[in-house]
RNA sequence: AGAGUUUGAUCCUGGCUCAGAACGAACGCUGGCGGCAGGCCUAAUACAUGCAAGUCGAGCGAAGCCUUCGGGCUUAGCGGCGGACGGGGGAGUAACGCGUGGGAACGUGCCCUUCACUGCGGAAUAGCCACUGGAAACGGUGAGUAAUACCUAGCGAUAUUGGGGAGGCAAAGAUUUAUCGCCUAGGGAUCGGCCCGCGUUGGAUUAGGUAGUUGGUGGGGUAAUGGCCUACCAAGCCUACGAUCCAUAGCUGGUUUGAGAGGAUGAUCAGCCACACUGGGACUGAGACACGGCCCAUACUCCUACGGGAGGCAGCAGUGGGGAAUCUUGGACAAUGGGGGAAACCCUGAUCCAGCCAUGCCGCGUGAGCGAUGAAGGCCUUAGGGUUGUAAAGCUCUUUCAGCUGGGAAGAUAAUGACGGUACCAGCAGAAGAAGCCCCGGCUAACUCCGUGCCAGCAGCCGCGGUAAUACGGAGGGGGCUAGCGUUGUUGGGAAUUACUGGGCGUAAAGCGCGCGUAGGCGGACUGUUAAGUAUAGGGUGAAAUCCCAGGGCUCAACCCUGGAACUGCCAUAUAAACUCCCGGUCUUGAGUUCGAGAGAGGUGAGUGGAAUUCCAAGUGUAGAGGUGAAAUUCGUAGAUAUUUGGAGGAACACCAGUGGCGAAGGCGGCUCACUGGCUCGAUACUGACGCUGAGGUACGAAAGCGUGGGGAGCAAACAGGAUUAGAUACCCUGGUAGUCCACACCGUAAAGGAUGAACGCCAGUCGUCGGGUUGCAUGCAAUUCGGUGACACACCUAACGGAUUAAGCAUUCCGCCUGGGGAGUACGGUCGCAAGAUUAAAACUCAAAGGAAUUGACGGGGGCCCGCACAAGCGGUGGAGCAUGUGGUUUAAUUCGACGCAACGCGCAGAACCUUACCAAUCCUUACAUCCUAUGACAACCCGAGAGAUCGGGCUUUCCUUCGGGACAUAGUGACAGGUGCUGCAUGGCUGUCGUCAGCUCGUGUCGUGAGAUGUUCGGUUAAGUCCGGCAACGAGCGCAACCCACAUCCUUAGUUGCCAGCAUUCAGUUGGGCACUCUAAAGAAACUGCCGAUGAUAAGUCGGAGGAAGGUGUGGAUGACGUCAAGUCCUCAUGGCCCUUACGGGUUGGGCUACACACGUGCUACAAUGGUGGUGACAGUGGGUUAAUCCCCAAAAGCCAUCUCAGUUCGGAUUGUCCUCUGCAACUCGAGGGCAUGAAGUCGGAAUCGCUAGUAAUCGCGUAACAGCAUGACGCGGUGAAUACGUUCCCGGGCCUUGUACACACCGCCCGUCACACCAUGGGAGUUGGUUACGCCCGAAGCCGUUACUCCAACCCUUGUGGAGGAGGACGUCGAAGGUGGGGCUGAUGACUGGGGUGAAGUCGUAACAAGGUACCG
Repeated sequence: AGAGUUUGAUCCUGGCUCAGAACGAACGCUGGCGGCAGGCCUAAUACAUGCAAGUCGAGCGAAGCCUUCGGGCUUAGCGGCGGACGGGGGAGUAACGCGUGGGAACGUGCCCUUCACUGCGGAAUAGCCACUGGAAACGGUGAGUAAUACCUAGCGAUAUUGGGGAGGCAAAGAUUUAUCGCCUAGGGAUCGGCCCGCGUUGGAUUAGGUAGUUGGUGGGGUAAUGGCCUACCAAGCCUACGAUCCAUAGCUGGUUUGAGAGGAUGAUCAGCCACACUGGGACUGAGACACGGCCCAUACUCCUACGGGAGGCAGCAGUGGGGAAUCUUGGACAAUGGGGGAAACCCUGAUCCAGCCAUGCCGCGUGAGCGAUGAAGGCCUUAGGGUUGUAAAGCUCUUUCAGCUGGGAAGAUAAUGACGGUACCAGCAGAAGAAGCCCCGGCUAACUCCGUGCCAGCAGCCGCGGUAAUACGGAGGGGGCUAGCGUUGUUGGGAAUUACUGGGCGUAAAGCGCGCGUAGGCGGACUGUUAAGUAUAGGGUGAAAUCCCAGGGCUCAACCCUGGAACUGCCAUAUAAACUCCCGGUCUUGAGUUCGAGAGAGGUGAGUGGAAUUCCAAGUGUAGAGGUGAAAUUCGUAGAUAUUUGGAGGAACACCAGUGGCGAAGGCGGCUCACUGGCUCGAUACUGACGCUGAGGUACGAAAGCGUGGGGAGCAAACAGGAUUAGAUACCCUGGUAGUCCACACCGUAAAGGAUGAACGCCAGUCGUCGGGUUGCAUGCAAUUCGGUGACACACCUAACGGAUUAAGCAUUCCGCCUGGGGAGUACGGUCGCAAGAUUAAAACUCAAAGGAAUUGACGGGGGCCCGCACAAGCGGUGGAGCAUGUGGUUUAAUUCGACGCAACGCGCAGAACCUUACCAAUCCUUACAUCCUAUGACAACCCGAGAGAUCGGGCUUUCCUUCGGGACAUAGUGACAGGUGCUGCAUGGCUGUCGUCAGCUCGUGUCGUGAGAUGUUCGGUUAAGUCCGGCAACGAGCGCAACCCACAUCCUUAGUUGCCAGCAUUCAGUUGGGCACUCUAAAGAAACUGCCGAUGAUAAGUCGGAGGAAGGUGUGGAUGACGUCAAGUCCUCAUGGCCCUUACGGGUUGGGCUACACACGUGCUACAAUGGUGGUGACAGUGGGUUAAUCCCCAAAAGCCAUCUCAGUUCGGAUUGUCCUCUGCAACUCGAGGGCAUGAAGUCGGAAUCGCUAGUAAUCGCGUAACAGCAUGACGCGGUGAAUACGUUCCCGGGCCUUGUACACACCGCCCGUCACACCAUGGGAGUUGGUUACGCCCGAAGCCGUUACUCCAACCCUUGUGGAGGAGGACGUCGAAGGUGGGGCUGAUGACUGGGGUGAAGUCGUAACAAGGUACCG
């Protein structure tokens, strides 16, 4: 410090995810030792049991016991001090609660210090005794008793106040004679109470709150200020800098993360607060409204004799419960502290220790060295080897830790040690007792085999798994960490992904529709004062601990100790005065005013004009008119449409008209008048910062819509009809109502868009246009200046597109808005509205993307150019008939299998009666074939018998080579193996088809672009061609094209046999002699290159015409098939991975089937006739085959000529059927071909549709060959005869290039939307139901303080001598008052028949809305 993930690829935006750290953790697997820490995060849930606060006899009497008679001990009670500390958990609390820094009107037991005092008396009461109630808890009555318990005089002091008067107010003693106590007052220290500034969570879908409320006066109360309380008076107080309300939460030092800023957090330790079953209350006291005190009320639990009582672990242990989860009912007061005591001492679950737990941090160990035959075993293997691996074994050492034995601390300063026979030290034995966990597709270090087969499973994200899985499970190996390792959860980081540091808003999310303007924020130049901000200096504080630094102590470390620094903060003081603020003065540039000109669809109102549509009336006129792709609905003989004239009415203003003008925006268009807003230019003077922005607020605001009243010509939602269509609630047509128009009043939204907030300053230009001014002779024009409005373009910016003085540049100020997609601009709540609805505005749930710009392709019912038998022009067919053949389907025991648009279907099959043959039925064998081993020496042939045959049984006969080892061959046996036309062409090789013989497909270097990529290859011409020329940031090159190859066409040379015969002989015959001239054969050459001429074109490439030539512009035909596409075809040609079968899915045999037949399709043959049929005659071919270069054979051509038939289902046509033969073959029944005689079907030129062909071609005619025993209408070849047409590229199909759009990239056979149906999930509404919480009204009113009191009681003391007063206590009454009851509310949770939409879900239904002009451009 980054990485993965949107795409075919790219850049960007943007979310999701990962790597690092931390934890009071939990879970899984595993577990040797020690040190130091930590250990109910959940139920502030309920608690059994034990302990956690007592002590003092030197305050007091008493009882009991002991006694050495001196006294001592024990304790209930009275009394004192302490139980307000220590310990616990965090419910409540958003608060002066906490943090920090200040303040004045206070208290303070014990402690320190100072001053003064400590005298005379008195009356009671516990305990105890007696009686007595009660189950108990606990009491009652009576008698008597003590104190450092209680009461009190005087002196003295003190305060209220300056004086007077009046009132109030202390004490305690004990005793061992030395102290400890007690009381008053002052001071201190400590601790506490109170007040204030600042800081301290979220929500505005909480905007108003408050009556003791805010203030004053008097009074009360308190230790003390204060509405703290009360009476009266006033009407204040808080709040957009967020009151009130709701939700959540103890706060801090710190902890954790981070570079920091920041974020999250508040366990352990420390400070503060609040709480003690829940709620209320006071008492006592220095201190409490009191965890282990009291009273009351509820709830709960326990005891009970049912009358009544008792209790509060959020102390330490411990239990139940809850939970993923958190320990022992331990030891000791030895230390440090605390309480009491004069002290000894007692108490102390504070504390110190121990126990349990890998919960964390730290340290150590599980051995070290040597050791190659690279052992065995495992795993892999290309079978050679590799790896585990110096690892092991083996040899030589060591003993940390643990174990055993012995010694043995410090902690204590005289005594006292729980820990603890612990730490530590010494000795002993022996490698001995001690390693696991996770991962290995990428991110991310680490790879192979087997199993599984979209199953089982994995997964943090992307994603793996459908038969060759480095991703699942196992194994081997490897990587990482290590007494731990992984997983889960949480926090921050990475995330600049809330951006202060440090982001954005044209198109990705994001500028309010637009003005005015309040608060607020910001603000021109010069100068002065001040010192709020600011800066500097020192001062106080910022607890300790923690972090950091330096030392030190435990063997090191963790840990602990000492010191320093730091704690970025707050407060007060001093200084400075640049900048900002406040205040004072001045200025003119910002802003505004005045005067003079100017442009304009700026606004409002009134008036007025012509064209057009429609309607009405009348005239002319006759059968149609409208409308459309084509029609129909509609109008018209009752006279339409057309045309002429006149009239009515409403709405809109052609031309001018213009990226022209005006306005803040919406918007504004005939003309005239009235009123009126703003703007621009020029000039002089004036004011003197008066400015900019603008949360709330408020004005305006298209269209549609709404209300009331008018108006209504045209247009036109809804609606009706006609078409179209599978449907057509649409597009098209005919009608047509709201509405559109006017007035008034609402609505307040739009893709209200420049998708670009307002203002100001600065930063190259060029060319237009609108308005004004100035200058140049204002002559057209030119220059210049100010203000608007456009185009192009530099710097610069931008992800790119693009923007570019009218910024999206460089800066400043202010406002608004954004933070992944969907859910959703939705629900609920509020506000507004007559309504429609608008505005504000979530969550659950769900996905890993959604998106922007640009690139390359592909596609388009986009565009341009070009080509092709693509269309057109022609010729002939197919589709109709019969037959042949292939396919589908059906049938069948089987009808073997494959091929399926073009590119399957006379295809594999160049030929199924058996064989082939793979299929079926029946039947037989276990090896028909290859190799290895062993044994034997035959096997085969022939004959006989059984059988359909394979086969079985019997008989006869009886090897070869040799280096003598053996080998060949055959049989038998054994196990390896063989064998498979079984599966997978989607595991493959090879081969092939196809686009397409289309002209394309690429590369190197350079250049451009952030990049994918582009350029080159585009452009202008030209070509059959990316063929060539020219131009050009390209220059070159490769695979393709062309050429080179073969055949044909001309000529020459060579060679003449089996070929040829002109001339010379000869013959039936090129038969023979002879010859090689010719034909021909087969070898080598020549020839054609736009080479020549003319025209055209850029003078080019080329094109057109011509000449010559056998051939002319690629001469004709072939072979030749670029990069690639179709997971195209083939595992049944062959080869081959994997899987499967192995007495069978292998190997034989016989028979059957592949030949079936209602039907459908493809490809063909033969026809329908006279351009013909039949009969006769009749020649000329060329391939090819037969073993061979041509002799011989196959071999007959068809056409042509003559005769006949005369338009008919025929002398056409030949199917079908009967019968007789021939051939092949072991065998023609299923199931061959041919022939003779007889029979003589359909068919009279073929619907929609569709195929081939551009010249020796189509058409037509026959011939040959392969395979083959036989079988062709098929395939492949051969020649004979031999046409027509092409204007042309609008259209159909296919292709090429350029361009354009795209939401496609599996690429249009694409993508994708909505309803409905089904399943699941969360959520809104909902008659209601049921909880919680909160305010208010009323009722009741416990305890208790306070007040009143005529009732009852009362020891001290005072007054009095009356059981009288004063005073006190009780009771009663009253105010306040918790819980409770009741009433109607607010808020909120859960639930609810039914219901609404939403989301998700391999293959459901209906359509096809969007993406291309998406077939009606799209959207609002």